Context: one part of a larger RNA
Order: sequence, then C1' cells, then structure tokens
RNA sequence: CGUUAGAGUAUUGAGAGGAGCGUAUCAUAGUACGAGAGGAUUUGGUACGGAGAACCAAUAGUGUAUUUGUUGUUUCGCCAGAAGCAAACGCAAAGUAGCCAUGUUCUAAGGUAUAAGCCCUGAAAGCAUCUAAGGGCGAAGGCCACCUCAAGAUGAGUACUCUCCAUUAGGUCGCGAGUAGACUAUUCGUUAGAUAGGACUUAGGUGUAAAACUAGCAAUAGUUGUGCCGAGAGUUACUAAAGACCGAUUGAU
Repeated sequence: CGUUAGAGUAUUGAGAGGAGCGUAUCAUAGUACGAGAGGAUUUGGUACGGAGAACCAAUAGUGUAUUUGUUGUUUCGCCAGAAGCAAACGCAAAGUAGCCAUGUUCUAAGGUAUAAGCCCUGAAAGCAUCUAAGGGCGAAGGCCACCUCAAGAUGAGUACUCUCCAUUAGGUCGCGAGUAGACUAUUCGUUAGAUAGGACUUAGGUGUAAAACUAGCAAUAGUUGUGCCGAGAGUUACUAAAGACCGAUUGAU
C1' cells in the first nucleotide's frame, strides 16, 4: 500500500515445512525347513539406544548479586574494628534467582488408495486364462492422521462485537517495565494504577557481626541461628508512570 467505512477479538485451511529411525531379548519354537550340523519367515510382549522438543520440582554445574574465612601490604593517629589493592573476584569455603545437562517429562498408534507381485470369478476362444466387465490382497514408498507456520490464498476467506460530529470504537508517540529483546519488533502497565524503585515482612543464602556485660590468669565461651544479604514471594501509592496526537461526509462510480 492492497484486501473498498474504520476497528477489536476469535477462527477456517489452499499451501509449505518437520517427524517417519535402530537394536536386543522373551514367547511363537528348538517349531517349519534340513540326513545332520544348524535353524527361521510371521505374530505378540518387554527393554534399551539414537534423534527431536519443552522445562528447572528434585540431582549436578555456574552464579565477578551475596555471606564467611584468611595471607601480604597501605590507609583510617594508636588498640579494637574497618576499607582499598594483590591481572581485571588476591586466594579459599558455600550459595538464592536466572541460565543450564549430566537431570526431568513427552513423541513415533492407526486408517486409506496403490506399485511390483499374488489371487477369485470369468468370457472373447463350449476348454484354458489374475482381465476384457467385476472383485480381493499387497511396500520403510503416496495421501490422511501427529507437530509447526499459514488469507499478499491479489482467488486477499469466515464468525461475533463496537463506533454519529469532533470526538467515540480503537490506535500511535511518549512514559514505567519484562514472560520480550542487538536495533526494531513483541507483551504488560500508565493514577479508575501494584508497572518499576523505595519501605516493611518473608522463602532462602551465609554461619553465631560490632559493642557491652558475665565467666575464665588467658586463649576462649555465653547473651546469639546473632548479624549481614536476600535477582525470588507478599503487603504498602512514599517516588516515578506529565502528557500530546491520529482516528468514519454510513462508506468509489
């Protein structure tokens, strides 16, 4: 821009892509077959692998948010207690969210028309013949079924609802953000508000802060699962979401 008024929500599916896998074992059966040695087709069950997708409750990892320990050194006048630096965490122990695999969950059942091939009935051709009329089977293949996209499918589809005079319906810019993200796009919110930050509480992490007092000659211990943190969860308008604009002659002739 088109889809012939403008919108919102929900859809159909022409068409396109993906998937389609393998192995072992048990029974059939030591059967068919075979002199024996050996040894099935088939059908049914079970398990495993590979491939793919999604996810983070548990397990494992990371986790330069965080907590703690500790060496050297510098500074805060000193003690005590802290902070900075040590190759972009000094080293070390642990670790929430998030992200993840080695972890968890899921998937491959069936139907239909056929190929080669096999067959029934059966004439032309009194017989015979799978074929000429007619009928039945038959493949990891075709189509449907399963998963994804899909009306620019210009053949532009369908259903429902909303919208009357300068603004509605609705949308855009802006602003606060994240289930999104390079930018864009997308999704949510925008005071009629819990969108983000803050505050309070808390799941959880770390592991008993400093100071003071008490006990002990002292190291140390107790008050103390204290203190600190808390990307997760809840509550609360305290702060920030100011505002601006576009948008149908009831729809070509």
Source information:
The part of an RNA shown here (large-subunit ribosomal RNA, domain VI) has 253 nucleotides and comes from Chlorogonium euchlorum. It matches the Rfam family "Bacterial large subunit ribosomal RNA". The full RNA is in RNAcentral, with records from ENA. It is recorded under the gene name rrnL.